[in-house]
Context: one part of a larger RNA
RNA sequence: UGACGGGGGCCCGCACAAGCGGUGGAGCAUGUGGUUUAAUUCGAUGCAACGCGAAGAACCUUACCUGGCCUUGACAUCCAGAGAACUUUCCAGAGAUGGAUUGGUGCCUUCGGGAACUCUGAGACAGGUGCUGCAUGGCUGUCGUCAGCUCGUGUCGUGAGAUGUUGGGUUAAGUCCCGCAACGAGCGCAACCCUUAUCUUUAGUUGCCAGCACUUCGGGUGGGAACUCUAAAGAGACUGCCGGUGACAAACCGGAGGAAGGUGGGGAUGACGUCAAGUCAUCAUGGCCCUUAUGGCCAGGGCUACACACGUGCUACAAUGGCGGUGACAAUGGGCAGCUACUUCGCGAGGAGAAGCCAAUCCCAAAAAGCCGUCUCAGUUCGGAUUGCACUCUGCAACUCGAGUGCAUGAAGUCGGAAUCGCUAGUAAUCGCGUAACAGCAUGACGCGGUGAAUACGUUCCCGGGCCUUGUACA
Numbered sequence: 001u002g003a004c005g006g007g008g009g010c011c012c013g014c015a016c017a018a019g020c021g022g023u024g025g026a027g028c029a030u031g032u033g034g035u036u037u038a039a040u041u042c043g044a045u046g047c048a049a050c051g052c053g054a055a056g057a058a059c060c061u062u063a064c065c066u067g068g069c070c071u072u073g074a075c076a077u078c079c080a081g082a083g084a085a086c087u088u089u090c091c092a093g094a095g096a097u098g099g100a101u102u103g104g105u106g107c108c109u110u111c112g113g114g115a116a117c118u119c120u121g122a123g124a125c126a127g128g129u130g131c132u133g134c135a136u137g138g139c140u141g142u143c144g145u146c147a148g149c150u151c152g153u154g155u156c157g158u159g160a161g162a163u164g165u166u167g168g169g170u171u172a173a174g175u176c177c178c179g180c181a182a183c184g185a186g187c188g189c190a191a192c193c194c195u196u197a198u199c200u201u202u203a204g205u206u207g208c209c210a211g212c213a214c215u216u217c218g219g220g221u222g223g224g225a226a227c228u229c230u231a232a233a234g235a236g237a238c239u240g241c242c243g244g245u246g247a248c249a250a251a252c253c254g255g256a257g258g259a260a261g262g263u264g265g266g267g268a269u270g271a272c273g274u275c276a277a278g279u280c281a282u283c284a285u286g287g288c289c290c291u292u293a294u295g296g297c298c299a300g301g302g303c304u305a306c307a308c309a310c311g312u313g314c315u316a317c318a319a320u321g322g323c324g325g326u327g328a329c330a331a332u333g334g335g336c337a338g339c340u341a342c343u344u345c346g347c348g349a350g351g352a353g354a355a356g357c358c359a360a361u362c363c364c365a366a367a368a369a370g371c372c373g374u375c376u377c378a379g380u381u382c383g384g385a386u387u388g389c390a391c392u393c394u395g396c397a398a399c400u401c402g403a404g405u406g407c408a409u410g411a412a413g414u415c416g417g418a419a420u421c422g423c424u425a426g427u428a429a430u431c432g433c434g435u436a437a438c439a440g441c442a443u444g445a446c447g448c449g450g451u452g453a454a455u456a457c458g459u460u461c462c463c464g465g466g467c468c469u470u471g472u473a474c475a
Stems, first nucleotide, its partner, number of pairs: 001475002003472003007469007015459002019423005026315008034306002042053002064301007073125001077124002079121005086103001089100004107114002127290002130288003136284002138279003141275001143273001148187006154163003167178003193267004198235007208224002212222003238261001241255005317416001321375006333364003338357002342353004382413001387408007429451007
């Protein structure tokens, strides 16, 4: 100087407390461990692995296994020889591949040849998701959006170092003020950026419709530019104003005005560093290793196994509900071999026709929780697992192993032990909608809006963190 303490002081955080809803019990989905297996590819492992890499494993993906094949190789550059490229058909085979076969003779040219592509041959080489993340770059997690981490000069100390950065106040903040052997500065904080909340101006189609007219009653038409909205530029919030407290400071408390008040809400933004944290399987890369194989091609299988254990979720156990009927109100988004209105067939998934739309125009699109009726506490008109039959769709192909529909079947489950998680406001809870990847496949992820709470006395205690101080046989 640090680190540590079941030392002390001060302070903060959904850390506790106060509340609301869960997990832990059930069934299922999904990930992991384990076990099994020819293979169940690999990685991630306290917080910070476990709906994680994977924004989508039937083939492909795919790295694994079994079997069948190839050896200058699926891919790149160089050399030599041949042939334009390309294309039709047949045979064997699981295919890779092998054999046979048809058409085609193009472009540039100094007529030597050349360019692109294909085949054959030789070797330099290719290739490796093989090992090492404890050789590395890059990227990322985490402490933590915590308020810290340092430097120059000066001063003090023999020196390691100290001071500044400590102290008194204050703040979300090393934020600001005052004091002070310090005076300044940098990286962080804050602000500048995006979005949301109010208004103004500009603009008015595909969006809008107050007033006027027409109307098939549909902003449909004429028309309008007010309103909504869209999207660009501005305004607006700064403790600016008033009162109180304070040290005449910083600031705090209350108030006015205001759409908004003291960082208005949300996002992006992550200092010096820690964990030899994670990643050699995104990529790059040193070293090592393989080279008729640890490389390459193909078919089938596996990654989907199942006594069990754990994590994360979904659906429930019902009446704040189930079922039937009815009928309003969103926002974000997406759409060309795409979204599909409408008609028609089917109980339905869906099928057959078929308009519009490259979209503020058309479509996805029905928003759902809501309201009315019924059921009357029961393993039920709750719950839907499981299983049987019959179908639909995607796709070369749904056996292993897809999603969906109808009929039948109707399991566990009556609110969950010890323990444990999230959340402070348009939040929790609850309700539906959209998108990416994607042929198909969502209870996951990422977004969107609708309805919309309770509680916070307080900081003694648990956990994590910051500053000062103290002890130490620790570094």

Predicted 3D model of a 475-nucleotide part of an RNA (small-subunit ribosomal RNA, 3' major domain) from an uncultured Chromatiales bacterium.